[in-house]
Context: one part of a larger RNA
Molecule: large-subunit ribosomal RNA, domain IV
Organism: metagenome
């Protein structure tokens, strides 16, 4: 000097990104126990008191009297507590070996497909899973307990339905054309049948165009100008555009750039925190919105207790470090 451990005057978070680490608390009996609440909880809430030995009484719990120590759950093992907020309802799951979470799952909710030789999945096929199941079933997708709710838009993309018209493949069809050569012709040339090569009209399904529906399908949910008897603001009006212009609720938020917004609270002092405001750069309703008791090795702020975290370091123990081997 390092590792691990023990103790410490006065102070007690002044340490630090942060009470990280350590300390405090701890068992049993007893008294007592708030807000809130889904009435189950919260709750060991919080906060107090007791605990040894001897004699006697009593079945005993216990009571009465006496005794000792600094200390009686005499050692060891054995919750620190409270207040407020974010997120996720919860128990659970996860990155084997840097992430345990607000991520995943979840019960509950919804949409869609599927009538059984089901849909879906696998496979070249047979076969298999689904399922020795049968729509209260199975599969796919989204949301995520519960409470109150879930607004407007079908123009685009998708999906579903429709079939009048347009477009449209192979196939069918075969007008016509070309080659060849019997024949005709002096020649130029014409050219039947057959064969070969082409080939117009016409006919011809789905799809697409088209017509409807559908948003707990993918998604989307405006701008400018004016106006009230101080000023400010604009219930009101005008105008342009759109498929429709964001409803309820929430809001400087896990979302707010400007921003340490402004006001209030807490502190002597607060870029964090809590409560409001609304000017929402760029919240918003199952890509769910807003609340919410309980729960959480979750995240954030505060308080009490407690402490070598610190002011500021000291002492002690064990092991290493050093020398020889």
């Nucleotide at each position: 000097u390092c590792a691990c451990c023990g103790u410490u005057a006065a102070g007690g978070a002044a340490c630090u990104a942060g009470g990280c680490a350590a300390a405090u608390u701890g068992a049993c009996c007893u008294c007592g126990u708030a807000a809130c609440u889904u009435c189950g909880g919260g709750a060991u809430a919080a906060g107090g008191g007791g605990u040894c030995c001897c004699a006697c009484a009593g079945c005993g719990a216990u009571g009465u009297g006496g005794g000792c120590g600094c200390a009686g759950a005499g050692a060891a093992u054995a919750g620190g507590u409270c207040c407020a907020g974010g997120c996720a309802a919860c128990u659970g799951u996860u990155u084997a070996a840097c992430a345990a979470a607000a991520a995943c799952a979840c019960a509950g909710g919804g949409c869609u497909g599927u009538g059984c030789g089901a849909a879906a999945u696998u496979u070249a096929a047979a076969g298999a899973u689904g399922a020795a199941g049968u729509a209260u079933a199975c599969a796919g997708c989204c949301u995520g307990a519960c409470a109150c709710c879930u607004g407007c838009c079908c123009g685009g993309u998708g999906c579903c339905g429709g079939a009048a018209g347009g477009u449209u493949a192979a196939g069918a069809g075969g007008a016509g054309a070309a080659g060849u050569c019997a024949u005709c012709g002096c020649a130029a040339g014409a050219g039947a049948a057959g064969c070969u090569u082409u080939g117009a009209a016409u006919u011809g399904a789905a799809g697409c165009c088209c017509c409807g529906g559908u948003a707990a399908a993918c998604g989307g949910c405006g701008g400018c100008c004016g106006u009230a008897a101080c000023a400010a603001u604009a219930a009101c009006g005008g105008u342009c555009c759109u498929a429709a212009g964001g409803u309820a609720g929430c809001g400087a938020a896990a979302u707010u750039c400007c921003u340490u917004g402004u006001c209030g609270g807490g502190u002597a002092a607060g870029u964090u925190c809590c409560g409001a405001c609304c000017u929402g750069c760029a919240c918003g309703a199952a890509u769910g919105g807003u609340g919410u008791a309980a729960u959480g090795a979750u995240c954030u702020g505060g308080a009490c207790a407690c402490u070598g975290u610190c002011u500021c370091a000291a002492c002690g123990g064990u092991g290493a470090g050093c020398u020889c081997g």